[in-house]
RNA sequence: GUUUGAUAAAGGCAAACUCAUUGAAAAGUGAGGACGCAAAGCUAUAGGGGCUUCAUUUAAUAUAUGCCAGCCAGCUACCUUA
Numbered sequence: 001g002u003u004u005g006a007u008a009a010a011g012g013c014a015a016a017c018u019c020a021u022u023g024a025a026a027a028g029u030g031a032g033g034a035c036g037c038a039a040a041g042c043u044a045u046a047g048g049g050g051c052u053u054c055a056u057u058u059a060a061u062a063u064a065u066g067c068c069a070g071c072c073a074g075c076u077a078c079c080u081u082a
Base pairs, nucleotide, nucleotide: 002082005079012037013036017032018031019030020029021028022027035070041075042074043073047072048071049068050067051066056062
């Protein structure tokens, strides 16, 4: 430097749901709570994909400079295997 997560060790994060709160909504934040995760760390105008539709637009609709990273992906990283 690349690689493994089989065996460990030190640890870490926190789904659904509940309460409070922000928001038009998707969803976010805090507390509780653990389904799980070797990147469930970071990145949303670097890319794909998805969700919502206040506003805009329209015959129907369509559209994001809103949201999702625990969808794929990019970048970075502890310990350990080879």
The RNA shown here (c-di-GMP-I riboswitch aptamer) has 82 nucleotides and comes from Fictibacillus phosphorivorans. Its Rfam family is "c-di-GMP-I riboswitch aptamer". Its family is annotated with cyclic-di-GMP binding in the Gene Ontology. The sequence was found by an Rfam model in a public genome assembly.